Notes: Small-subunit ribosomal RNA, 3' major domain from a Deltaproteobacteria bacterium, 475 nucleotides, folded computationally.

[in-house]
Context: one part of a larger RNA
């Protein structure tokens, strides 16, 4: 002055309580340790490593391994010589490659040359996902959106250093009031930004349909109220009205209002912690390596499999499963691209060609839902795993190693021990739907929107945090 204390008082958090739906049990998918291998590339490892890096390993990717090839090199700048690049055909090969055939002679020019490629030469030299996040730079995690962390100038004290920043009240807040040897400042809170709720004003195509006609259909004609849409404004500020309170800050309760005391969500993360994490994102210091730790290429591998974890999908059924009818969204992609109507196929597709550079066309049927039928408590019309057969698509190729279809097969599971998650409201649970990555390849990631709950007495406890204060043989 900190840091700790199974020390004290005061606050907060889904911290526990109170509820709700889960994980551990079962199958799968996926990440890890482990073992295994030629190799199963590296890195992340309590919270805060383990559907992480990876937003997408079949070649490529790829850094691993066997094999097989190059040594100024796959890439960069310099020097020389020579040629357009280059295409195409055969020969050999698993390709890299290499040998022969054959076409063909770049561009601008001051006609000196210059400028681009490509080949062969010689050193300079390239190259390195070697190593070292304990040399670094950025970026990022965590504590934590947790109210904290300093300044300046005075004061006090031999000094370290304290006051302020404490104290009483109040706040989500070092938010605000008052007190106050302290005044005043900054970084942080908060506001300003984005979106959402509400109205107006302008605009009316591609969008919208109340009024007239008109069609199978907003389909045309009309129209721009409405709805949307998208520029611009209004609104909420304890502003009003009672009440408590120190005549304050504020706090309860109410009117008005679409919204009320931070209206809901996002962006935004102070000083500094953890020699936290990244040298494989990228930059970099030093080390090392240089016919090899560089490079090209085929095939393998990152997909193994006694086992154990983490973190999902899908179940174990009747508040359900099948079939059959019908209803309503949001947000989004799209031209080497969405792809319609028609036909073919049980189906995955497959043909086939109309629109759409897209508020025009299309992905695109939303699902849960309602209404009706039927299963009747059973390892079953619950569950779907594996396996077989025959197929569809991608793509030079699905054997290792893809994805969907189809008919067969019908495993474990009958609500899961000790123990441990997430959540407080348009949340939880549930339901589908889109997008990025991408030739194919999500039960994951990220977004969208329908339905739509239960509880919270309380703060003694357990975790984590915050201020004050006592103790300490700790720094």
């Nucleotide at each position: 002055u900190g840091a700790c204390g199974g020390g004290g008082g005061c606050c907060c958090g889904c911290a526990c309580a109170a509820g709700c739906g889960g994980u551990g049990g079962a199958g799968c998918a996926u990440g890890u340790g482990g073992u295994u291998u030629a190799a199963u590339u590296c890195g992340a490892u309590g919270c805060a490593a383990c559907g992480c890096g990876a937003a997408g390993a079949a070649c490529c990717u790829u850094a691993c391994c066997u094999g097989g090839g190059u040594u100024u090199g796959a890439c960069a700048u310099c020097c020389c010589c020579a040629g357009a690049c280059a295409g195409c055909c055969g020969u050999a090969g698993a390709g890299a490659u290499a040998c022969g055939g054959u076409u063909u002679c770049c561009c601008c020019u001051u006609c000196g040359g210059g400028g681009g490629c490509u080949g062969g030469g010689a050193g300079a030299c390239a190259g390195g996902u070697g190593c070292u996040g304990c040399a670094u730079g950025g970026c990022u995690g965590u504590c934590g959106u947790c109210a904290g962390c300093u300044c300046g100038u005075a004061u006090c004290g031999u000094g370290a250093g304290a006051u302020g920043u404490c104290g009483g009240g109040u706040u989500a807040a070092g938010u605000c009031c008052c007190u106050u040897a302290a005044c005043g400042a900054g970084c942080g809170c908060a506001a300003c930004c984005c979106u959402u709720a509400u109205c107006c004003c302008u605009a009316g195509u591609u969008g919208c349909c109340a009024u007239c006609a008109u069609u199978c259909a907003g389909u045309u004609g009309g129209g721009c109220a409405c709805u949307c849409u998208a520029u611009g404004g209004a609104g909420a500020c304890u502003g009003c009205c009672g009440g408590u309170g120190u005549u304050a800050a504020a706090c309860c309760g109410g009117a008005g209002g679409a919204a009320g005391g931070c209206g809901g969500g996002g962006a935004u993360g102070a000083c500094g912690u953890c020699a936290a994490g990244u040298c494989c994102u990228c930059a970099u210091g030093g080390c090392c390596u240089u016919u090899a730790u560089a490079u090209c290429c085929a095939g393998g591998g990152c997909u193994a499999c006694a086992c154990a974890c983490g973190u999902g999908c899908u179940a174990c059924a009747a508040u359900g499963g099948u079939c059959g009818g019908u209803a309503c969204a949001a947000a989004g992609g799209g031209a080497a691209g969405c792809c319609a109507a028609c036909c073919c196929g049980c189906g995955a597709g497959g043909g086939g060609g109309a629109g759409c550079u897209a508020a025009u066309c299309u992905c695109a049927u939303a699902a849960a839902g309602c209404c009706g039928a039927u299963c009747u408590c059973a390892g079953u019309u619950c569950g779907g795993a594996u396996u077989g057969a025959a197929g569809u698509c991608u793509g030079c190729a699905a054997c290792u190693c893809g994805a969907c279809u189809u008919c067969a097969u019908g495993a474990a599971g009958c609500u899961g021990g000790a123990a441990u998650c997430g959540c407080u409201a348009g949340u939880a649970a549930u339901c589908g739907c889109g997008g990025a990555u991408c030739a194919g390849a999500a039960c994951g990631c990220c977004g969208c929107g329908g339905u739509g709950a239960a509880u919270a007495c309380g703060u003694u406890c357990c975790c984590g945090g915050g201020c004050c204060u006592u103790g300490u043989a700790c720094a």

NCBI's taxonomy places the organism under Bacteria, Pseudomonadati, Myxococcota, Myxococcia.